[in-house]
């Protein structure tokens, strides 16, 4: 200098003016001196990195308690973090990459059932198309050793072929011909032992029988975890109204917030017809909070001290205008420098002038994540290549 890879910040700034909302405060109006509803002034504060998706996990609230089992659902290498998680960190194994780094629905295929086009004899306790060999029958040739063709009945899976893949590989012994039938060395699988590591796992030694592919983001098996519903949860004050009919039931056949069973609690419960519910307040923002520093830890994170007080609306607020600066960008001109070019010149960087003015997008109980959208800019770590000192 170029390329690659990983991460962080960030999402225009300042000033003025008019307008909007909460809180505090001063004055003031109405009201009954109440509850409360307004007006004016001043001060502070007033959307996000995703507020989006509603995909996970919780806090919180309610269901008398939330017990046991089945079904159902979720997760799936190991260890750690966390309130918890399908999240985060570190490591292991496998794959990709020269590497930094990235990816993984990462347990089990010898419990069972499925699935795999075409080709091929045969695709999972498979299989004989061409072959090789033994016996018997028949024919031909013959130098009488034998050779060759066809058939019958057997053996074989070493050679050839098909295929992505053919029930271990190489070499030998052996055989009628062959074959882990046997042997040596490998690979795989399993048992035992040693070492390192918290562990997943890694390395090594020894023994064995010779050795049954793929797929579980197919069904399934194994291990661990899981009550339900949700702020339109749930409460307080206040306002208004009108109950009626039928069935079942009191010993549990009905009800008790996903399904079923058991247990347990209750005298109510189911269906239909009909009436009423103005409004105000709580929940509602001080939190598993933010920021800074120290310590511990590879890290995620934890901890101690200090410090800050940063929307709380309820038809739902934060907007308009002006001025200055201004990111990226566009146009024109141009000195030096760099590269290319014989040259004219072209491209780049810089300078000047003018233009222009920022994406995705908006709280509604709160928080930790994940996914998605997205315009510019800035900063840093690491890897590779090249050059110079």
């Nucleotide at each position: 200098u170029g390329g690659g890879u990983c991460g962080g910040c960030a999402a225009g700034a300042c000033g003025g003016u008019c307008g909007c909302g909460u809180u505090g405060u001063g004055c003031u109006u109405c009201g009954a001196u109440g509850a409360g509803a307004g007006g004016c002034g001043c001060a502070c504060c007033g959307a996000g990195g995703a507020a989006c998706g509603u995909c996970c996990g919780g806090g919180c609230u309610c269901c008398a308690c939330a017990g046991a089992g089945c079904a159902g659902g979720g997760c799936g290498g190991u260890g750690g973090g966390u309130a918890a998680c399908a999240c985060c960190c570190a490591c292991c194994c496998g794959g990709g990459g020269u590497a930094a780094c990235c990816c993984g629905c990462g347990a089990g295929a010898a419990a069972g059932u499925g699935c795999a086009a075409c080709a091929g004899a045969a695709a999972g306790c498979a299989g004989a198309c061409c072959g090789c060999c033994a016996u018997c029958c028949g024919g031909g040739c013959u130098u009488c050793g034998g050779c060759u063709c066809g058939g019958a009945c057997g053996g074989u899976a070493a050679g050839g072929g098909u295929g992505a893949a053919a029930c271990g590989g190489u070499g030998g012994u052996g055989u009628a011909a062959g074959a882990g039938a046997c042997c040596a060395c490998c690979a795989g699988c399993g048992g035992c032992c040693c070492g390192u590591g918290u562990g997943a796992a890694c390395g090594g030694g020894u023994c064995g029988g010779c050795u049954g592919g793929g797929u579980a983001a197919a069904c399934c098996u194994c291990g661990c975890c899981c009550g339900g519903a949700g702020c339109a949860a749930g409460g307080u004050c206040g306002a208004a109204c009108a109950g009626g009919a039928a069935g079942c039931g009191u010993c549990a056949c009905g009800g008790g917030c996903g399904g079923c069973u058991c247990g347990u609690c209750c005298a109510g419960u189911u269906u239909c017809c009909g009436g009423g519910u103005a409004g105000a307040c709580c929940g509602c923002u001080a939190g598993a909070g933010g920021u800074g520093u120290g310590c511990g830890g590879c890290a995620a994170c934890g901890u101690a001290c200090a410090u800050c007080g940063u929307a709380g609306a309820u038809a739902g607020a934060u907007g308009g205008c002006c001025g200055u600066c201004g990111a990226u960008g566009g146009u024109g001109c141009u000195u030096c420098c760099u590269u290319c070019g014989c040259g004219a010149g072209a491209a780049g960087u810089g300078g000047c002038a003018c233009c222009g003015g920022g994406a995705c997008a908006g709280a509604a109980c709160c928080c930790g994540g994940c996914g998605u959208a997205g315009c510019a800019g800035c900063c840093g770590g690491c890897c590779c290549a090249u050059u110079c000192g």

The prediction has a mean pLDDT of 76. Bacterial RNase P class A from Lacisediminihabitans sp., 389 nucleotides, folded computationally. It matches the Rfam family "Bacterial RNase P class A". Rfam classes the family as a ribozyme. Lineage of the source: Bacteria > Bacillati > Actinomycetes > Micrococcales > Lacisediminihabitans. The model forms 95% of the base pairs in the Rfam consensus.